A computed fold for a 474-nucleotide part of an RNA from an uncultured Bacillota bacterium, annotated as small-subunit ribosomal RNA, 3' major domain. RNAcentral holds the full RNA, with entries from ENA and SILVA. The prediction has a mean pLDDT of 85. Rfam family: Bacterial small subunit ribosomal RNA.
Context: one part of a larger RNA
RNA sequence: UGACGGGGGCCCGCACAAGCGGUGGAGCAUGUGGUUUAAUUCGAUGCAAACCGAAGAACCUUACCAGGGCUUGACAUCACCCGGGAUACUGCGGAAACGGGGUAGCCCUUCGGGGCCGGGUGACAGGUGGUGCAUGGCUGUCGUCAGCUCGUGUCGUGAGAUGUUGGGUUAAGUCCCGCAACGAGCGCAACCCCUGCCCGAUGUUGCCAGCGGGGAAGCCGGGCACUCAACGGGGACUGCCGGUGAGAAACCGGAGGAAGGUGGGGAUGACGUCAAGUCAUCAUGCCCCUUAUGUCCUGGGCUACACACGUGCUACAAUGGCCGGCACAGAGGGAAGCGACCUCGUGAGGGGAAGCGGAACCCGAAAGCCGGUCUCAGUUGGGAUCGCAGGCUGCAACUCGCCUGCGUGAACGCGGAAUCGCUAGUAAUCGCGGGUCAGCAAACCGCGGUGAAUACGUUCCCGGGCCUUGUACA
Numbered sequence: 001u002g003a004c005g006g007g008g009g010c011c012c013g014c015a016c017a018a019g020c021g022g023u024g025g026a027g028c029a030u031g032u033g034g035u036u037u038a039a040u041u042c043g044a045u046g047c048a049a050a051c052c053g054a055a056g057a058a059c060c061u062u063a064c065c066a067g068g069g070c071u072u073g074a075c076a077u078c079a080c081c082c083g084g085g086a087u088a089c090u091g092c093g094g095a096a097a098c099g100g101g102g103u104a105g106c107c108c109u110u111c112g113g114g115g116c117c118g119g120g121u122g123a124c125a126g127g128u129g130g131u132g133c134a135u136g137g138c139u140g141u142c143g144u145c146a147g148c149u150c151g152u153g154u155c156g157u158g159a160g161a162u163g164u165u166g167g168g169u170u171a172a173g174u175c176c177c178g179c180a181a182c183g184a185g186c187g188c189a190a191c192c193c194c195u196g197c198c199c200g201a202u203g204u205u206g207c208c209a210g211c212g213g214g215g216a217a218g219c220c221g222g223g224c225a226c227u228c229a230a231c232g233g234g235g236a237c238u239g240c241c242g243g244u245g246a247g248a249a250a251c252c253g254g255a256g257g258a259a260g261g262u263g264g265g266g267a268u269g270a271c272g273u274c275a276a277g278u279c280a281u282c283a284u285g286c287c288c289c290u291u292a293u294g295u296c297c298u299g300g301g302c303u304a305c306a307c308a309c310g311u312g313c314u315a316c317a318a319u320g321g322c323c324g325g326c327a328c329a330g331a332g333g334g335a336a337g338c339g340a341c342c343u344c345g346u347g348a349g350g351g352g353a354a355g356c357g358g359a360a361c362c363c364g365a366a367a368g369c370c371g372g373u374c375u376c377a378g379u380u381g382g383g384a385u386c387g388c389a390g391g392c393u394g395c396a397a398c399u400c401g402c403c404u405g406c407g408u409g410a411a412c413g414c415g416g417a418a419u420c421g422c423u424a425g426u427a428a429u430c431g432c433g434g435g436u437c438a439g440c441a442a443a444c445c446g447c448g449g450u451g452a453a454u455a456c457g458u459u460c461c462c463g464g465g466c467c468u469u470g471u472a473c474a
Base pairs, nucleotide, nucleotide: 001474002473003471004470005469007468008467009466010465011464012463013462015458016457019422020421021420022419023418026314027313028312029311030310031309032308033307034305035304042053043052064300065299066298067297068296069295070294073124077123078122079121080120081119082118083117084116087104088103089102090101092099093098106115107114108113126289127288129287130286131285135283136282137278138277139276140274142272147186148185149184150183151182152181153162154161155160166177167176168175192266193265194264195263197234198233199232200231202229203228206224211221212220213219237260240254241253242252243251244250316415320374321373322372323371324370325369326368332363333362334361337356338355341352342351343350344349381412386407387406388405389404390403391402392401428450429449430448431447432446433445434444
């Protein structure tokens, strides 16, 4: 100087408390451990691994296993030698890869040759083989925490201290005051984006707002006023008033305002810590394999199942289930695509097909509201599991896809010890879209609808900041 303390003081954070909903029990989905296996490829392992890399494992992917092949190789560059038929079609063995045939049949040329292809030789290729304890890059975490440092000066023999401590204040090393310090840098804040109010400009969206037409529909004439849309600007600064405070910073209350005292959200992550993670994104030192640890193919596996754990989905019902009717979003996506509408089918879906590269066409809500029914039952709750019949994608759904109809109807009556999230348009609840994608979503990333309860307080648990104290630790 730090680190640590079941030392002290001050102060924060959904840290506790207050409150709401969960997890832990059930069934299923998914990841992991374990076990099994020819293989169940590899990595991630307290917080910070475990719906994680994987934003899509039937083949492919694929890195694993078995079997069948290939070796200058599936891919790159170069040299030498030999040959030519570049390319297309066909058919033989074969599961394919591959092996071995047939037919047609090339371009440029100063003619030496070259392009292109095949064969051979040699340099070399190749490796998702090892080492994240050799590395770059990227990332997680403490932590959006308020800290981390430097120059000069001063103090100390020195390590170092001071500044950065102190009194107030703040979300903040934020600001004020004081002070052997005076300044400065990286952080904080602001500058950026979205959202909340207003204005301007623009109107192939919107509107009888005002007029006309019309049987209905902004449908037509007509108009950009309103909504809205992409664009530009204004607006909030403790600016104003009162109080408190040290005639400070600031805090409390108030006015005005769509909005206050960082309005809400996002992007943004200091010096560093964990020899944290990643050699399997990529790059890369060294080591290792080179008829194979490279490479191609078929099939299998990554989907195994006595178990254990994590994350979810669906429930256990009556503020509910079922049936009928009626209503209202936002953000997105769409050309081998979205597909209205008509038609066939109980349905998944099939056939035909308008429009739309899209404020114009298409994909489009559910909870909700109204009416009816069920009456507390393992039930009209719950839908697992299994049987049969079908649909779709795809070369192909046996291992191993999704969906539909009929039948079957399991556990489950609110969950032990324990444990998680959330402070407002949040939690809870309801659906919708997108990426991935041929197909496949209970996951992920977004979007809107409905919309709470509670916070006395900081003693305690966890994490953190500042000062101080002890130390036999570094």